[in-house]
RNA sequence: AGAUUUCUUCGGGGCAGGGUGUAAUUCCCGACCGACGGUGACAACCCUUGGGUUGAAGUCCGUGACCCGCGUGAGCGGUGGACCUGGUGUGAGUCCGGGACCGACAGUAAAGUCUGGAUGGUAGAAGAAGAAA
Numbered sequence: 001a002g003a004u005u006u007c008u009u010c011g012g013g014g015c016a017g018g019g020u021g022u023a024a025u026u027c028c029c030g031a032c033c034g035a036c037g038g039u040g041a042c043a044a045c046c047c048u049u050g051g052g053u054u055g056a057a058g059u060c061c062g063u064g065a066c067c068c069g070c071g072u073g074a075g076c077g078g079u080g081g082a083c084c085u086g087g088u089g090u091g092a093g094u095c096c097g098g099g100a101c102c103g104a105c106a107g108u109a110a111a112g113u114c115u116g117g118a119u120g121g122u123a124g125a126a127g128a129a130g131a132a133a
Stems, first nucleotide, its partner, number of pairs: 005129006017029003031113002033103002035063004042055006058101002067078004083099005105116003
């Protein structure tokens, strides 16, 4: 230094307050939340004028959970939610302002937020061991 491989650990948040009703965190008003990798005109810091490090998108590119099909199985295939606008600027899908929108299945008074499959699984993250060059 670190291929292939093995092991360990980690790996999701959220209905306050109110209305109706026999009954609703499910309806209505309103409130709240944002997994993982990538990109990144932003931000902070460091060295210094050109770089470096770290952080940074729910709705840009992809991944995962759920569901469907095939398979004894490992797994493979399929399906797969949501953004406009004004500003700045050479340039905005990521910055600033404004207004929107989205969210598996089962249960139950109809659920992104409750309960359940799930003390599960997984995208992945960190660490350890480790050959050659």
FMN riboswitch aptamer (RFN element) from Agrilactobacillus composti DSM 18527 = JCM 14202, 133 nucleotides, folded computationally. Its Rfam family is "FMN riboswitch aptamer (RFN element)". For this family Rfam cites "Coenzyme recognition and gene regulation by a flavin mononucleotide riboswitch" (Serganov et al., Nature, 2009). Gene Ontology term of the family: FMN binding. The coordinates come from a structure-prediction model, not an experiment, and the mean pLDDT is 84. RNAcentral holds the sequence, with entries from Rfam and Ribocentre. Taxonomically the source falls in Agrilactobacillus composti (Bacteria, Bacillota, Lactobacillaceae, Agrilactobacillus).